[in-house]
RNA sequence: GGCCCUGUAGUUCAAUGGAUAGAACAGGUGUUUCCUAAAUACCAGAUCCAAGUUCGAUCCUUGGCGGGGCUA
Numbered sequence: 001g002g003c004c005c006u007g008u009a010g011u012u013c014a015a016u017g018g019a020u021a022g023a024a025c026a027g028g029u030g031u032u033u034c035c036u037a038a039a040u041a042c043c044a045g046a047u048c049c050a051a052g053u054u055c056g057a058u059c060c061u062u063g064g065c066g067g068g069g070c071u072a
C1' cells in the first nucleotide's frame, strides 16, 4: 500500500428501520448495622465525526478518524 472486521454508559454486552437506546458489573445517595462488609431501594451516566437515503437511522450507503486481523 491492498483487503476484511469493528466503533453504543467507566467496563462487558443488547437493541438490526418505529424512540423513554436497555441489562449486568462498576459509581453515588438512602434503609439496615455500634462500624464495615453483605442485602435492599433509588439516582446519574453512552450511539466516533460528517454527508446521504428514508416519514423516521444505533441499524442502510459514502467519506474521514480510531482499533484489530490477513497479505505484499
Base pairs, nucleotide, nucleotide: 001071002070003069004068005067006066007065010025011024012023013022018055027043028042029041030040031039048064049063050062051061052060
Model confidence (mean pLDDT): 81 of 100.
A computed fold for a 72-nucleotide RNA from a Bacteroidia bacterium, annotated as transfer RNA.
Its Rfam family is "tRNA". The family's RNA type in Rfam is transfer RNA.
The same sequence occurs in records of 2 taxa.
Lineage of the source: Bacteria > Pseudomonadati > Bacteroidota > Bacteroidia.
RNAcentral holds the sequence, with entries from ENA.